[in-house]
Context: one part of a larger RNA
């Protein structure tokens, strides 16, 4: 460089925004840079090689058509790509009117239960387990009634629900803010797609500092189990879990499915809008946007996927190339640290 892959075999960056780059709507005109046509010059010889010649043959030698895919100059044409110019409205965007949303951030407030505290009643157990023991209780527990503090979590509704780029997001008001969708006009006129580097966000655990600590509970302690145990179940229990501000940058960050656009038989339920039809009450069918069930064509090694594609057809990025060594070493960069990221080789079968 060419070719082939990436749901499950090796292979889609956790996710988004986005500069450079790559690619890019319709019509007409123009230009001729790319590409196309033709000509000229050049592309040393040897070599390769169609066909021949000479050594008794062959190697070898000699002649030689061709080839030398290039580069340069000139040239025909103007469909395609590009440039320029005038228009356009399908892509994209804006406005209006509604609607839906556990979308984000901030600040309030409510409730059930658990623990604890104070008091009343009452008495000998309670708790735990396969069975027990440690534990707790006559310093009055557990049970029950009443009151209070405090922290965390948000029952029912609730759903294959909904929203969000992903991570993720559920008590109820308020403030601020986001996205989507529908209907109908108008504005505007390619403003678009993708994206190396970069930037932002990124569960849980961990780390720094200061608070908080109801429950749960790494570590740790105790009593069991067992031949033994750091395992397991039990009784306790500290970091942590919670809040504020930083840090970290990884996960089976999984739908193991990159993003955008277009095209392609149906079915099931559900959700958000719309205008209709009726028996004016919620039904019915239809038109858009999500989610979902099942299934053709197609595809796949098969399993399966199947309008939310893994089908068909473009654009752009990422990434893969036998097993181990190894996602390791060294170096660079990042981090307070733990570590993260980039990423080999010797060697081995």
């Nucleotide at each position: 460089c060419c070719g082939g892959a990436c749901g499950c075999a090796g292979c889609g960056c956790a996710u988004g925004c986005g500069c450079c780059g790559g690619c890019g709507g319709u019509u007409u005109g123009u230009u001729c840079a790319g590409g196309c046509u033709a000509a000229u010059a050049u592309g040393a010889a040897a070599g390769c090689c169609a066909c021949g010649c000479g050594c008794u043959u062959a190697g070898c030698c000699c002649g030689g058509a061709a080839a030398a895919c290039g580069c340069a100059u000139u040239u025909c044409a103007a469909a395609c790509u590009g440039g320029c110019a005038c228009a356009c409205c399908a892509g994209g965007g804006u406005u209006u009117u509604a609607u839906a949303c556990a979308g984000c951030g901030g600040g309030g407030u409510g409730c059930u239960g658990u623990u604890c505290c104070a008091g009343g009643u009452a008495u000998a157990a309670c708790g735990a387990u396969g069975a027990a023991a440690c534990g707790c209780a006559u310093a009055c527990a557990g049970a029950u009634c009443c009151g209070g503090c405090g922290g965390a979590a948000u029952g029912c509704c609730g759903g294959u629900c909904g929203c969000a780029a992903a991570c993720g997001c559920c008590g109820c008001g308020c403030c601020c803010u986001g996205c989507a969708c529908a209907a109908a006009c108008a504005c505007g006129c390619u403003c678009g797609c993708u994206u190396a580097c970069g930037c932002a966000c990124g569960a849980a655990a961990a780390c720094g500092c200061g608070g908080g600590c109801u429950g749960c509970a790494c570590a740790c302690c105790g009593g069991g189990u067992u031949g033994c145990u750091c395992a397991c179940a039990c009784g306790g229990g500290u970091g942590g879990u919670c809040c504020a501000c930083g840090c970290g940058g990884u996960a089976a960050a999984g739908c193991u499915g990159g993003u955008u656009u277009a095209u392609u038989c149906g079915c099931u339920g559900u959700u958000c809008g719309g205008g209709g039809u009726u028996u004016u009450a919620a039904a019915c069918a239809c038109c858009g946007g999500g989610c979902u069930u099942u299934c053709c064509a197609g595809u796949u090694a098969a399993c399966g996927c199947a309008u939310c594609a893994g089908a068909u057809a473009c654009a752009c990025c990422g990434c893969c190339u036998g097993c181990g060594g190894g996602g390791u070493a060294c170096g660079g960069c990042c981090g307070c640290a733990c570590g993260g990221u980039u990423a080999a080789a010797a060697u081995u079968c």
Molecule: small-subunit ribosomal RNA, central domain
Organism: uncultured bacterium